[in-house]
Context: one part of a larger RNA
RNA sequence: AGGCGGGGGAACACACAAGCGGUGGAUUGCCUCGAUUAAUGGGAUAAUAAGCCCAGAAUCUUACCUAGACUUGACAUGUAGUGUGUCGUAUGUGAAAGCAUAUUAGCCCAGCUUGCUGGGUACGCUACACAGGUGCUGCAUGGCCGUCGUCAGCUCGUGCCGCAAGGUGUCCGGUUAAGUCCGGAAACGAGCGCAACCCUCAUUUAUAGUUAGUAUGUCUAUAAAGACUGCUGGGGCAACCCGGAGGAAGGAGAGGACGACGUCAGGUCGUUAUGGCCCUUAUGUCUAGGGCGUCAGAGGCAAUACAAUGGGUAGUACAGAGGGAAGCAAUAUCGCGAGAUUGAGCAAACCCCAUAAAGCUAUCCUUAGUUCGGAUUGUAGUCUGGAACUCGACUACAUGAAGUUGGAAUCGCUAGUAAUGGCAGAUCAGCCACGCUGCCGUGAAUAUGUCCCUGUUCCUUGCACU
Numbered sequence: 001a002g003g004c005g006g007g008g009g010a011a012c013a014c015a016c017a018a019g020c021g022g023u024g025g026a027u028u029g030c031c032u033c034g035a036u037u038a039a040u041g042g043g044a045u046a047a048u049a050a051g052c053c054c055a056g057a058a059u060c061u062u063a064c065c066u067a068g069a070c071u072u073g074a075c076a077u078g079u080a081g082u083g084u085g086u087c088g089u090a091u092g093u094g095a096a097a098g099c100a101u102a103u104u105a106g107c108c109c110a111g112c113u114u115g116c117u118g119g120g121u122a123c124g125c126u127a128c129a130c131a132g133g134u135g136c137u138g139c140a141u142g143g144c145c146g147u148c149g150u151c152a153g154c155u156c157g158u159g160c161c162g163c164a165a166g167g168u169g170u171c172c173g174g175u176u177a178a179g180u181c182c183g184g185a186a187a188c189g190a191g192c193g194c195a196a197c198c199c200u201c202a203u204u205u206a207u208a209g210u211u212a213g214u215a216u217g218u219c220u221a222u223a224a225a226g227a228c229u230g231c232u233g234g235g236g237c238a239a240c241c242c243g244g245a246g247g248a249a250g251g252a253g254a255g256g257a258c259g260a261c262g263u264c265a266g267g268u269c270g271u272u273a274u275g276g277c278c279c280u281u282a283u284g285u286c287u288a289g290g291g292c293g294u295c296a297g298a299g300g301c302a303a304u305a306c307a308a309u310g311g312g313u314a315g316u317a318c319a320g321a322g323g324g325a326a327g328c329a330a331u332a333u334c335g336c337g338a339g340a341u342u343g344a345g346c347a348a349a350c351c352c353c354a355u356a357a358a359g360c361u362a363u364c365c366u367u368a369g370u371u372c373g374g375a376u377u378g379u380a381g382u383c384u385g386g387a388a389c390u391c392g393a394c395u396a397c398a399u400g401a402a403g404u405u406g407g408a409a410u411c412g413c414u415a416g417u418a419a420u421g422g423c424a425g426a427u428c429a430g431c432c433a434c435g436c437u438g439c440c441g442u443g444a445a446u447a448u449g450u451c452c453c454u455g456u457u458c459c460u461u462g463c464a465c466u
Base pairs, nucleotide, nucleotide: 001466002465003463004462005461007460008459009458010457011456012455013454015450016449019413020412021411022410023409026304027303028302029301030300031299032298033297034295035294042053043052064290065289066288067287068286069285070284073130077129078128079127080126081125082124083123088103089102090101091100092099093098106121107120108119109118110117111116132279133278135277136276137275141273143268144267145266146264148262153192154191155190156189157188158187159168160167161166171184172183173182174181198256199255200254201253203225204224205223206222207221208220209219228250231244232243233242234241235240293432306406310365311364312363313362314361315360316359322353323352324351327346328345332341333340334339372403377398378397379396380395381394382393383392419442420441421440422439423438424437425436
């Protein structure tokens, strides 16, 4: 100088407390371990792995296994030789890939003997340089990312102090979300961080406006105004704090993007790049089938429930944000339905996806393993696709399991938040999505306290630590 303490002081955070809803028990889905397997491909493993890489495993993907094949190679560049028949067509064999056989001469230029020679190009073959590797090492690396942590810290120049390591500044007293600012002080300044500058939302004004007509408004787009402790009362040297007015908004208005010096030899050689090592008739490449989908057990994350603040039936109301051409599809007809036939309109404020649902009104059910709950299974179907056996989603009828609120323990959340209801999108032929990313509807309770638990920051003290 650091680090640590079941030392001290100060401060803070959904850290606790005060509340609301969950997880841990059930069933199912997904992920992981383990076990199994010819293979069940690889990575991620406290916080910082486990609906993670994967915004889509039937083939493909695909890296794994089995079997069959290829060897300048599926892909790139170059050199030399060669034309044995290139592209294509046909046949045999085969699961395909491949292998074998037959047939079949392009394009451009020059010379010209007018159908031959030479050169080039394309393609094939031979040989060689090489290709190729999701093979190893993230403890050789770049880049990117997680985390402490959006925590308030981390440093430098000059000066001063100390023999030096180093200190001071960065401390003290206030204050702040903040090393934010103020006052003091051997310090004076500065940099990276904080804040602000950027985006979205809330108010008003102006301008412009199409996509049925009108169009002040709503709306959409653009530009501007507005909030600054500016005004006011109190406290204070000041910074600032407590209240008030006006205001759509008040003291950082709300949310996002933005992550200092560094830490964890944190993660990634399997996005890509790359050093070294390794394979080279195979650790490369192609193909078919299988596997990644197994199942005693364990863990994680969700969905659905256990019901009456509910379930069923009938009627009825109100969104936002998205997507659409190998697409979205209205209408009409058929089907109980999934859907089928038809194909108007729309490259979109125009047409379509598209009826939002919870809600409200009426009525049935009356506390039951039930008109709760829907797993499982059977039969018959629909759709996508070349193909749904392993292994797709959906529909109808039948079946009707566990489950009566969950031990120890544990998680999230402070406002348009939690909880709850539906809608859309990416990926995508289809979909194992109950996931993820967004959108809107309904819409609470509690806290104006503390450092007890978990951690963080600053000062100080002790130390068998460096």
Model confidence (mean pLDDT): 82 of 100. Predicted 3D model of a 466-nucleotide part of an RNA (small-subunit ribosomal RNA, 3' major domain) from an uncultured organism.